[in-house]
Context: one part of a larger RNA
């Protein structure tokens, strides 16, 4: 390279949209430089294999394989093209339906804190034990009342929604997507997706605001042999917001996407149809056991890792190394593409 392969052994991109591209439903038609049949030219000779023929030398006979290319004269399945159709794939409509999908703006109550005020007087806080700390300048606790910022107890679930990241107090305004139903309506408009472009926890940038508890750094007390920890007492960026970068995470289901076929129980979230005191029937989730089958085993098992296609990414012995150098992108930290020398 090729053969294998990708949950856990190297290996599925974090995730969508989509361009080139590869691939793709049913009926009949036409066409005929993909395909295929026959025949005919031609690839010079020696060469190469056969065969004949052979004491020897020397000149030598036949005959053939193999695959091209040219051209003629059919075929028409299957592909590609054209055209007519069809409806089950995909789409659009009515009708119903669930939801912490998204963005916006108002507004609730607890608790914390920190401010006033009143009451009251000696402790409070911490901890394995303390101590640093608060406190007669009147804490702590208590009582009422102000500010102010941050997350929403119960319901709360194996529960729901989202492409993933994620999303949970209430209402409201915009807004995207799905499920179930059952006619209608289009007619293959499909699937995948190099490259692109978007979106993407925390952290971390940059600028303007905030700032209550938490809390890197950082300072104090401890502890210790020492403690640049781990437990305490403070505490500064951060964490909240507005814009605008950053583009990485064990981004995990360590399992790309789609479609098609395949024995069953039991639970359960949102349809429909029936039964209306249990149930049944079917779709689309979300979960636990299992039949075949698969798998090194673990396990997986109609939501497959089982049986089959299609298209994409990616693996190749361990270390060197996700380093170097270069490039490309960033405000920076740095991301992304990504090697060899050498060892073993």
């Nucleotide at each position: 390279c090729u053969g294998g392969g990708c949950g856990u052994a190297a290996a599925a991109g974090g995730c969508a949209c989509g361009u080139a591209g590869g691939c793709g439903g049913u009926c009949a038609a036409u066409c005929g430089a993909g395909u295929u049949g026959a025949a005919a030219g031609u690839g010079a000779a020696a060469g190469c294999c056969g065969c004949a023929a052979a004491a020897a030398c020397c000149u030598g006979g036949c005959g053939g394989u193999a695959c091209g290319c040219u051209c003629u004269c059919g075929a028409a399945a299957c592909c590609a093209a054209u055209u007519c159709a069809c409806u089950u794939g995909a789409g659009u409509g009515a009708g119903a339906c669930a939801g912490a999908g998204g963005a916006g703006a108002g507004u609730g109550g607890a608790a914390u804190u920190u401010c006033a005020u009143g009451u009251g007087u000696a402790g409070g806080g911490g901890u394995g034990a303390a101590a640093u700390c608060c406190g007669g300048a009147g804490a702590u606790c208590u009582a009422c009342g102000a500010a102010g910022g941050a997350a929403c107890g119960c319901c709360a679930a194996a529960a729901g929604u989202g492409a993933a990241g994620a999303c949970u107090g209430c209402u409201c305004u915009c807004u995207g997507g799905g499920u179930c139903c059952c006619u209608a309506u289009c007619g293959a408009u499909g699937c995948u997706g190099a490259g692109u472009u978007g979106c993407g926890a925390a952290a971390g940038c940059a600028u303007g605001g905030g700032g209550a508890g938490c809390g890197a750094a950082u300072a104090g007390g401890a502890u210790u042999a020492g403690a640049u920890a781990c437990g305490c007492u403070g505490g500064u960026a951060g964490u909240c917001u507005a814009u605008g970068c950053c583009g990485u995470a064990a981004u995990u289901a360590a399992u790309g996407a789609g479609u098609g076929u395949u024995c069953g129980c039991c639970c359960u979230u949102g349809g429909u149809c029936u039964a209306u005191g249990c149930g049944g029937a079917u779709c689309a989730g979300g979960g636990g056991c299992c039949c075949a089958g698969c798998u090194a085993a673990c396990g997986c098992g109609u939501g497959a890792a089982a049986c089959a296609c299609u298209c994409c990414a990616c693996c190749u012995g361990a270390g060197g190394a996700g380093u170097a150098c270069g490039g490309u992108c960033g405000c920076a930290u740095g991301a992304c593409c990504g090697a060899a020398a050498c060892u073993c």
The prediction has a mean pLDDT of 86. Small-subunit ribosomal RNA, central domain from Solanum piurae, 344 nucleotides, folded computationally. The full RNA is in RNAcentral, with records from SILVA. Its Rfam family is "Bacterial small subunit ribosomal RNA".